Source information: RNAcentral holds the sequence, with entries from ENA. Transfer RNA from uncultured marine group II/III euryarchaeote KM3_149_F06, 75 nucleotides, folded computationally. Rfam family: tRNA. Rfam classes the family as a transfer RNA. Its family is annotated with triplet codon-amino acid adaptor activity in the Gene Ontology. From the family's description: Transfer RNA (tRNA) molecules are approximately 80 nucleotides in length.
RNA sequence: GCCGAUGUAGUGUAGUCCGGUCAAGCAUAUCAGGUUUUCAUCCUGGAGACCCGGGUUCAAAUCCCGGCAUCGGCA
Numbered sequence: 001g002c003c004g005a006u007g008u009a010g011u012g013u014a015g016u017c018c019g020g021u022c023a024a025g026c027a028u029a030u031c032a033g034g035u036u037u038u039c040a041u042c043c044u045g046g047a048g049a050c051c052c053g054g055g056u057u058c059a060a061a062u063c064c065c066g067g068c069a070u071c072g073g074c075a
Stems, first nucleotide, its partner, number of pairs: 001074007010028004020058001030046005051067005
């Protein structure tokens, strides 16, 4: 330098194929309350994310273009 894969709450992931019940689900962690003599467990509730920019569209995490980062391959 070229090619490919991946990028979503603190962490790990589903959703992407085929745009629409997704102002984004699940687990875990965290915070508050309840339960308990206390801790743990358990129950209830809260906060927290679509890598960045642009485009298409009534509507984009999803499609298109460019970029960035990580990983792998070739040279």